This is a predicted structure of a 75-nucleotide RNA (transfer RNA) from a Bacteriovoracales bacterium.
The prediction has a mean pLDDT of 81.
It matches the Rfam family "tRNA". Gene Ontology term of the family: triplet codon-amino acid adaptor activity. Rfam classes the family as a transfer RNA.
RNA sequence: GCUCCCAUCGUCUAGCCCGGUCUAGGACACCGCCUUUUCACGGCGAUAACAGGGGUUCGAAUCCCCUUGGGAGUA
Repeated sequence: GCUCCCAUCGUCUAGCCCGGUCUAGGACACCGCCUUUUCACGGCGAUAACAGGGGUUCGAAUCCCCUUGGGAGUA
């Protein structure tokens, strides 16, 4: 240089192939409330995410292009 893969809540991840109902779901953590003499456990609840930009489309986390970061293969 070329080809390919990955990037989603604080962390780990589902969804992407096959665009639409879901409020972007789940687990853990944190926070609040209940329970308890207190803590733990348990129950309930809240907050929190689609790497960035552009395009296609009525509609994009999902499809296309570019960029950024990480990884693999190849001469």